[in-house]
Molecule: RNase P RNA; transfer RNA
Organism: marine sediment metagenome
RNA sequence: AGGCGGCUAGGUGACCGCUUUCCGCCCCAGCUUGCUGGGUGCGGAAAGAGGAAAGUCCGAACACCACAGGGCAGGACGCCCUCUUAGAGGGGCGCUGUGAAGCGACGGAAAGUGCCACAGAAAAAAUACCGCUCCGAUGCGUCGGAGUAAGGGUGAAAAGGUGGGGUAAGAGCCCACCGCUCCGGGUGGUAACAUCCGGAGGCACGGUAAACCCCGUCCGGUGCAAAGCCAAAUAGGCGGGAAGGAGUAGCCCGCUCCAUUCGACCCGCGGGUAGGCUGCUUAGAUAAAUGGUCACCCACGACAGAAUUCGGCUUAUCGGCCGCCUCAA
RNA sequence: GGGGCCGUAGUCUAGCCUGGAUAAGGCACCAGCCUCCGGAGUUGGGUAUCCCCGGUUCAAAUCCGGGCGGUCCCGCCA
Repeated sequence: AGGCGGCUAGGUGACCGCUUUCCGCCCCAGCUUGCUGGGUGCGGAAAGAGGAAAGUCCGAACACCACAGGGCAGGACGCCCUCUUAGAGGGGCGCUGUGAAGCGACGGAAAGUGCCACAGAAAAAAUACCGCUCCGAUGCGUCGGAGUAAGGGUGAAAAGGUGGGGUAAGAGCCCACCGCUCCGGGUGGUAACAUCCGGAGGCACGGUAAACCCCGUCCGGUGCAAAGCCAAAUAGGCGGGAAGGAGUAGCCCGCUCCAUUCGACCCGCGGGUAGGCUGCUUAGAUAAAUGGUCACCCACGACAGAAUUCGGCUUAUCGGCCGCCUCAA
Repeated sequence: GGGGCCGUAGUCUAGCCUGGAUAAGGCACCAGCCUCCGGAGUUGGGUAUCCCCGGUUCAAAUCCGGGCGGUCCCGCCA
């Protein structure tokens, strides 16, 4: 000068306040006359936001819907191992960094389809614009035909690289080496993979799957305004549609229930009520608390505040402390 | 508390699903003409970090992830 991990999130004291619970007293109501319920009364004691309480991105508990059943559709995930609900730890491979380390949506492009603008001859079983070579014509300026992917040019991307042979000129056309693909085997490793040996192939196979898709694994829906109980209240009213419909379900099956014209159900208009308890918590509210002032000290205080609970991920965050490690002098 | 949708000139919308290089249109605005002046009319002009950051891709308003902001819906009885 950096990298990684962990901890912390101003401290102490005084005074004044807030919320909940418990204890004592007081007040009110009821009756079974010493108990129950209530108090926006008093006093005392105890407890009182976070590492993210956040975003609601995942998952679980819990609750209801058939104790959620079959198929399709849809969605999520995707190297390997271990533990898993999300996810985490370790490893492999690739990229970045001098390094400690960091980052990676990392199955398949050789199942199929699509797309690759502009430029360029050609954008994928392709292709001849310039150039090169040969042939023909010629008015000697050039024109036409054939061959050629080595060179130029275009582009994000152009069909292995270097050297030699070969050729009219060229080219994996042929050869050597390097690279690549496939197959078999050995060694190390649980595996991904690494490394080595042998064989086959002149290379046939460009990119894109955060395009459709294919393969594999997993997923029923809703969300504490879930749900249960008590109380209060009345207009089970009006209009339209309607033969099938509802049950928290995109479609089909299945299950249960309702209805078939005095009509289930759907849409619109209108009416009533908007209170309490449980769910709900060793913080637990429903205007909803966790704060303010002063003094001293220091590093001068960031991001930010619960609302059913728990776990994970992501995002925001002034700083301080500790441990391990790297580079340079 | 829980859930859905949206963000493109000053404003209202299109384009996004199916990526292609000048982001299109109406109103408003600005400038010229017309008029004594203004309005109307007419001719011309685009004034934009496609909410922000990152990723995929040759290429992003569009696809994907994260953040910010706005808006709508959800009690009970019958």